[in-house]
Molecule: small-subunit ribosomal RNA
Organism: uncultured bacterium
RNA sequence: AGAGUUUGAUCAUGGCUCAGGACGAACGCUGGCGGCGUGCUUAAUACAUGCAAGUCGAACGGAGCCUAGUCUUUAGUUUACUAUAGACGAAAGCUUAGUGGCGGACGGGUGAGUAACGCGUGGAGAAUCUGCCCUCAAGACUGGGAUAACAGAGCGAAAGUUCUGCUAAUACCGGAUAUGCUCUGAGUGUCGCAUGGCACAAAGAGGAAAGCACAAGCGCUUGAGGAUGACUCCGCGUCCCAUUAGCUAGUUGGUGAGGUAAAGGCUUACCAAGGCGACGAUGGGUAGCCGGCCUGAGAGGGUGACCGGCCACACUGGGACUGAGACACGGCCCAGACUCCUACGGGAGGCAGCAGUAGGGAAUUUUCCGCAAUGGGCGCAAGCCUGACGGAGCAACGCCGCGUGAAGGAAGAAGGCCUUCGGGUCGUAAACUUUUGUCUUUGGGGACGAUAAUGACGGUACCCGAGGAGGAAGCCCCGGCUAACUACGUGCCAGCAGCCGCGGUAAGACGUAGGGGGCGAGCGUUGUCCGGAAUCAUUGGGCGUAAAGGGCGCGUAGGCGGUGACGUAAGUCAGGCGUGAAAGGCAUCGGCUCAACCGACGCACAUAGCCUGAUACUACGUUGCUAGAGUGCAGGAGAGGAGAGUGGAAUUCCAGGUGUAGCGGUGAAAUGCGUAGAUAUCUGGAAGAACACCAGUGGCGAAGGCGGCUCUCUGGACUGUAACUGACGCUGAGGCGCGAAAGCUGGGGGAGCAAACAGGAUUAGAUACCCUGGUAGUCCCAGCCGUAAACGAUGAACACUAGGUGUAGGGGGUAUCGACCCCUCCUGUGCCGCAGUUAACGCAGUAAGUGUUCCGCCUGGGGAGUACGGCCGCAAGGCUGAAACUCAAAGGAAUUGACGGGGGCCCGCACAAGCGGUGGAGCAUGUGGUUUAAUUCGAUGCAACGCGAAGAACCUUACCGAGACUUGACAUCCCGUGACCAUCUACGAAAGUAGAGUCUAGCUUCGGCUACACGGAGACAGGUGGUGCAUGGUUGUCGUCAGCUCGUGUCGUGAGAUGUUGGGUUAAGUCCCGCAACGAGCGCAACCCUCAUCCUUAGUUGCCAGCGGGUGAUGCCGGGGACUCUAAGGAGACAGCCGGUGAAAGCCGGAGGAAGGUGGGGAUGACGUCAAAUCAUCAUGCCCUUUAUGUUUCGGGCUACACACGUGCUACAAUGGUCAGUACAGAGGGGGGCGAAGGCGCGAACCGGAGCAAAUCCCUGAAAGCUGAUCUCAGUUCGGAUUGCAGGCUGCAACCCGCCUGCAUGAAGUCGGAAUCGCUAGUAAUCGCAGGUCAGCAUACUGCGGUGAAUACGUUCCCGGGCCUUGUACACACCGCCCGUCACACCACCCGAGUUGGAUGCACCAGAAGUCAUUUGCGGAUGCCGAAGGUGUGUCUGGUAAGGGGGGUGAAGUCGUAACAAGGUAGCC
Repeated sequence: AGAGUUUGAUCAUGGCUCAGGACGAACGCUGGCGGCGUGCUUAAUACAUGCAAGUCGAACGGAGCCUAGUCUUUAGUUUACUAUAGACGAAAGCUUAGUGGCGGACGGGUGAGUAACGCGUGGAGAAUCUGCCCUCAAGACUGGGAUAACAGAGCGAAAGUUCUGCUAAUACCGGAUAUGCUCUGAGUGUCGCAUGGCACAAAGAGGAAAGCACAAGCGCUUGAGGAUGACUCCGCGUCCCAUUAGCUAGUUGGUGAGGUAAAGGCUUACCAAGGCGACGAUGGGUAGCCGGCCUGAGAGGGUGACCGGCCACACUGGGACUGAGACACGGCCCAGACUCCUACGGGAGGCAGCAGUAGGGAAUUUUCCGCAAUGGGCGCAAGCCUGACGGAGCAACGCCGCGUGAAGGAAGAAGGCCUUCGGGUCGUAAACUUUUGUCUUUGGGGACGAUAAUGACGGUACCCGAGGAGGAAGCCCCGGCUAACUACGUGCCAGCAGCCGCGGUAAGACGUAGGGGGCGAGCGUUGUCCGGAAUCAUUGGGCGUAAAGGGCGCGUAGGCGGUGACGUAAGUCAGGCGUGAAAGGCAUCGGCUCAACCGACGCACAUAGCCUGAUACUACGUUGCUAGAGUGCAGGAGAGGAGAGUGGAAUUCCAGGUGUAGCGGUGAAAUGCGUAGAUAUCUGGAAGAACACCAGUGGCGAAGGCGGCUCUCUGGACUGUAACUGACGCUGAGGCGCGAAAGCUGGGGGAGCAAACAGGAUUAGAUACCCUGGUAGUCCCAGCCGUAAACGAUGAACACUAGGUGUAGGGGGUAUCGACCCCUCCUGUGCCGCAGUUAACGCAGUAAGUGUUCCGCCUGGGGAGUACGGCCGCAAGGCUGAAACUCAAAGGAAUUGACGGGGGCCCGCACAAGCGGUGGAGCAUGUGGUUUAAUUCGAUGCAACGCGAAGAACCUUACCGAGACUUGACAUCCCGUGACCAUCUACGAAAGUAGAGUCUAGCUUCGGCUACACGGAGACAGGUGGUGCAUGGUUGUCGUCAGCUCGUGUCGUGAGAUGUUGGGUUAAGUCCCGCAACGAGCGCAACCCUCAUCCUUAGUUGCCAGCGGGUGAUGCCGGGGACUCUAAGGAGACAGCCGGUGAAAGCCGGAGGAAGGUGGGGAUGACGUCAAAUCAUCAUGCCCUUUAUGUUUCGGGCUACACACGUGCUACAAUGGUCAGUACAGAGGGGGGCGAAGGCGCGAACCGGAGCAAAUCCCUGAAAGCUGAUCUCAGUUCGGAUUGCAGGCUGCAACCCGCCUGCAUGAAGUCGGAAUCGCUAGUAAUCGCAGGUCAGCAUACUGCGGUGAAUACGUUCCCGGGCCUUGUACACACCGCCCGUCACACCACCCGAGUUGGAUGCACCAGAAGUCAUUUGCGGAUGCCGAAGGUGUGUCUGGUAAGGGGGGUGAAGUCGUAACAAGGUAGCC
């Protein structure tokens, strides 16, 4: 310090998320030691038990104990003495219930309440109090009466209590004294910011005391001062809500009185009517405040555990008493709730003290030790008390420190995991060797804390000796952010996930393993806070289009404000003073072995207070100025506003005339009007509304808005002048006013237009678009409404910052007779453009530039401008304006594509113009579907469907049934045996099984080896099993379309652009010209093959002109190379020549030529698209299978058949059929082959076998054609399906299931609906021939030649494509995107008849304790106030609810098609 996430990509906006730190934490897994800290954040819920505040006998009277001693009894016994028991018992001692004193107001806990002088900070008290303590001054004389305890009597279960009697005090009460003290107080002095304070003061009144101990001493009273503590007041600061805007009756002030330690409405009586509030009163919500703590660079933000200061509270509410101090945590009284005891009459209690219990909760410890230390209370003291405190225990809750070993050790062991099988990795890691002893275990010594005694901690810390690597490592993560990767399992399942997102059979994202990364006695997760977030922006953001300028003005408060001088000194600045507690922070030093922790010293600690000073700026006061602002005077411009009047054109209607069959309307129609006379036309009249031309990015207005003409009234702006005022200004929260259209109320008006509505069309529907009608309304008057995409999506004012060019109004200058032109100033309104600015688009003196001032507004999308509340409105509705929930985006500008029922240009048998077909029939063939044991599989819009298949009877064959085999039908390796094969027999459907039979290979270094066959074992074979969405290869298609890119440069923040666009041209990104581009590559073209012409060479098997020979005839023979031909090499064509045109490229025409503008045809297929096709050609990863998904055999199936589609063949006939005769090809094939002649058969065919491995022989008779005959328009002498019979051929075998022949049979069909296909010349059409496959089987396929057309005006339209441009909400790219209702599920919310809680206002009732007052001899009684309680009625806020409402979310629901393209009616407000 940043990163991820909106997009195909980009920039910017903007939200969400992450990395950091922290914690009184909790949860999961794990857990060795020590030190120092910390530990109920929830139920201020309820509490069993123990302890937490007592002490003083040196204040007092008692009581008890103990004992010297005395007496009595008993025993031992020698009087004495000893022992035992009992009684009495002084003084001293000890203990102590009670009286009394001091302390229980501290210490300890908690944070419920409190938004407050509560807290913080700084002041004030001239308005105060202060026990114990310190200092000073003075004093303590003299009396008195009671009362607890105790004793006796009684009541009660208890708690407790009553009566009688006795007694003491440092308890209580008189009297005296008192300079001082308090009160009254004439007056004097002095001081102060006001009230006033201080000092002195004659006189009058009032008021003290306590003793104990006796050695010191401790107390007591009065007064003065101090210290400490407390109280009160004030300035400033201190959370959220305005959907809380008005609050207040002791309220605000005064006077008198009361009250308090003390000012004060603190209380009361009277008087006045004030006080607070937009600088946020009142109300509501939340909350103890601070020093500090966490975070942050800081400014800030969050927080208020522990420690420290203050406050508040002590079961809830109220109250006072005592006291120096309380309205009192472990005191009292009352009320309430709860718990406990009870003899039912009545009592007792208060852990938010320390432990502990229950409950709540995600969650928080021992019913420990000790007063040794520190501190506190009491006491003269000893001492007692002290859950304050000092310690220990529990808890990884936190921080800090230490350890779990160290050094060496490669055959890189075993084992795990991965592997391309070579290896790699865990890994010097282990083992092993050597060594150390922190912690640990054990033995011994042993503190400081206390300088004399006293040690809970504690035999602790620490030290010494010994033993032994022994007892001590986990957790999270490994797709990106973010350090760290592989395998297997799983298969949108199980699961993960902080965000983006992973998982649908090869998952680095799930689970496991190996490996790796991070931290480490911890590691992760969750929660919360700050940070990152400049994402509330003071530091430090924005508002044309991303969220955001109020619709516009006037103007209040407020904020800001020209220029000179003087004064003041509030802000400001400077110096000084005080304060800012300690702890904490920072720096340095020091103490625990270090650190955490602790100590010392220093520094820092905002605003604020006091004193002194400065006066530039701001402010305030005074006085000037004129540049801001305004006034006057002189002018001209204008749809500025209001009212009154007035004009013509047009529409409609009415009346009349002319006139006749239609008019009107539309894409086309119809509804409608019209023979009762329309439309059209003419004349006259009526009515309402709006004002053509002028008219203009012209004018005016604040905006909305304003348009015929005239008059009246009236606002503003502009120009000139410089007479007047003298800062009078700018902005403007609230407020007030204006405010299009629509709408509302009342009254008029109503021609045209026209929501609603009606009808006609359109349509699948059409509650629309179109048409015919038509009511509100539109108009006027009066009054409401108050909103618009009220827009320049741009608040107002002022100043400054290059130019250029229009236009409107006015002025000046020059010139002129005058008007123009020209120059110039001001004001308005436009365009272009520099700097600058902007995310870009753009803006650019009319700023979106540079600055100042003020106002308004924004803070992700949806929910929602919705709900609730309030205000306004007659209503419609408007203004103000949320939340729950939900998403990770929503949105802006620009880019590249794609698309458009957008535009422009261009091409193609794309249309058009033609010719022939398909679609109808029969048949063939393929497909779908159906069927089946199986009908194997694949191909599925163009680009599957006579396709893979160039040929399924068996085989093929992959499918089905049945029968067999299991190292296998096939490959490699090992061992054994020796041939194998052929042949025969039995069984069997065959495969095969069993038997017979046969009889021995090659090479050799003689060891053996090899081949083959059989047998055996295991590695393995095998798979047309899956995945074409894991792949290679191959192929189709756009498309033989003209495109697709790169380097460098330039432009742009960037994606990208430029080049490749533009003007021409071409079949072509073909070429030329231009150009911030210059070049280049893959494509195009050419190079290749073939056909067309010629030449050269060559001349057999081909050819035969001339010569010769021969035949019935034939290149048959000799011969020939001329020709044809064959097959090798050349030539030829290039826009080369001419003309026209053009800048050029090129185009048009012509000549020559066999061929002319790429001469015809072929091969050749750019970057890419379609997850296109193929795992069944082949290859191949992974998965699956292994007596089967492999192999094999026979039989069946792929040939099925209600049906649908594609591709074909044959036809429907006379341009034809049949019969007879007759002519002319090319290109191919042939050895298990082609097969001649000849013979035979009606024929298929058969017999036969010459010749030929072919320019030689054969297939091989080409057919249409031509000649002649016949048929005569018919289901025919057309057509041939179907079926019967009889044959032929191939083959192991033609039943399922081949082809052919003959005879017989003679179906549909008479030219084909919607629709649709091919073809532009040797083409279409038509005719036959050959070949491959193949035993056989061809209407298919691939080739070949014969005959041989018609038409193209043209590019409007359909389809496809190319280039440019435009729009876009599309980018899976229009087969896109996307809206709303309905149906279903879930979620939160609003309303809701009600119902049920809480809080609170007002009024009233009743009234405990208690203070005060009155009364009273005492007891008591009464009165005011007064808590809980009750009643009534409001307000606010929760829970719940039949039902209602919209909203959100949810892979594949329904209906339509609204929006995005001109979205098919431009869209939107």